């Protein structure tokens, strides 16, 4: 300094143009003398950050910031 790769709920991952999905975690019931398993319902994110294309973007394009990796 040059290439390439990731950045999505509290973690870890799908989705990969049409208003976000799953598993742990969490809450609250319900089994139990209590607890753990185990069932049942809930809560929690607008997708790194700014642009721009486009009726519509987490999804395409640009710039940037983190991190991670090849190379000088």
């Nucleotide at each position: 300094c040059g290439g390439g790769g990731u950045g999505u709920a509290g973690u870890g991952a799908a989705c990969c143009g049409g208003u976000a999905u799953c598993a742990c975690g969490u809450u609250c019931g319900g089994u139990u003398c209590g607890g753990g398993a185990c069932c049942g319902a809930g809560a929690g994110g607008c997708a790194c950050u700014g642009g721009g294309u486009u009726c519509g973007a987490u999804u395409c394009c640009c710039a940037g910031c983190a991190c991670c990796c090849c190379g000088a």